[in-house]
RNA sequence: GCGGAUGGCCGGAUGACCGCGGGGCAACUCGAGGAAAGUCCGGACUCCACGAAGCAAGGGUGCCGGGUAACGCCCGGCCGGGGAAACCCGAGGGAAAGCGCCACAGAGAAGAAACCGCCCGCGGAAAGGUCGGCCUGGCCGAUACCGCCGCAGGUAAGGGUGAAACGGUGGGGUAAGAGCCCACCGCGGCCCUGGUAACAGGGACGGCACGGCAAGCCCCACCCGGAGCAAUGCCGAAUAGGGGUCUCACGCGGUUCGCCGCAGGGUCGCUUCGGCCCCGAGACCCGGGUUGGCAGCUAGAGCGCGUCGGCAACGGCGGGCCCAGAGGAAUGGUCAUCCAAGGGGGCAACCCCUGGACAGAAUCCGGCUUACAGGCCAUCCGCGCAU
Repeated sequence: GCGGAUGGCCGGAUGACCGCGGGGCAACUCGAGGAAAGUCCGGACUCCACGAAGCAAGGGUGCCGGGUAACGCCCGGCCGGGGAAACCCGAGGGAAAGCGCCACAGAGAAGAAACCGCCCGCGGAAAGGUCGGCCUGGCCGAUACCGCCGCAGGUAAGGGUGAAACGGUGGGGUAAGAGCCCACCGCGGCCCUGGUAACAGGGACGGCACGGCAAGCCCCACCCGGAGCAAUGCCGAAUAGGGGUCUCACGCGGUUCGCCGCAGGGUCGCUUCGGCCCCGAGACCCGGGUUGGCAGCUAGAGCGCGUCGGCAACGGCGGGCCCAGAGGAAUGGUCAUCCAAGGGGGCAACCCCUGGACAGAAUCCGGCUUACAGGCCAUCCGCGCAU
């Protein structure tokens, strides 16, 4: 200097004038993001569900350890995949609990199998080679061998099909082959060492092997009430405290007549225990009124700085700061100057033109995901050059 990777920051500034909303007696002061977006997770808060335990249904997560209010998030590590590397990605438990799928091609797709090929045996022919004889461009005969045909058997090494073929490479052995045997790799449990652990390394032994998919159903482990600020609460006003149908229960005893006890009915998806209600518990249909105001509404699991602990995420301690709360919805407009970028002119100073991304709070936080013109900073990997 170039290319790649990771993390972070800015994403306009100043002044004047005019126009808005909150706070304040006033002076004055504050006023849209890193994603406010998606509504994908987790909560705070509010209301509903009667509570506890167990089970079921439904849903979520899925290696180990840590962080957090919590999470499907974050940090650190392990393993696997991609990459030359820095780094990036992982829906990362179980395929011997069961079911299911692997199209087409191929002999064969999970205790499968022989298409081409190789070997052995039996039989056949003799058109080729071969051997023999003879009348030697040929004819006749033979069939042990090579070759040819058929049947039957052995084989899964070689070739072919396929995304994938029942371990791989090399050697021995065999009629030809095969973990048939051996060496190494691989696989399987067992033992030792290190590590909190996931796991890593090593050793001896072993049958030398029934594949892949669970982001197919499923099994296993752990976790989970429901709705949502249009939640909810208050005030005011108004109507029709409206009408109809159906189901279950409405019992016994005592009594000072207040009530008490037992049983029964109801209350959760089911069961046990407890609680509550009992003139109680439900289901459906028709119709009427209210669309007003106030609160909820912004001081927070808040932000910054310093320091300590920790590899880090993060946590402890100390100090400082208050940074929108609209209500159909404010946070804006104009002018001037400067600035990052691009283009043109110019030796330069400088001049002219264009032009500044994604995008707007609505209860509030912690995350993830997506979008983003232009610019800056830091670190790492690789290549090249110079000293």
Description: A computed fold for a 387-nucleotide RNA from Actibacterium sp. XHP0104, annotated as Bacterial RNase P class A. Of the family's consensus pairs, 95% are formed in the model. Rfam family: Bacterial RNase P class A. The family's RNA type in Rfam is ribozyme. The source organism's lineage runs through Bacteria, Pseudomonadati, Alphaproteobacteria, Rhodobacterales and Actibacterium.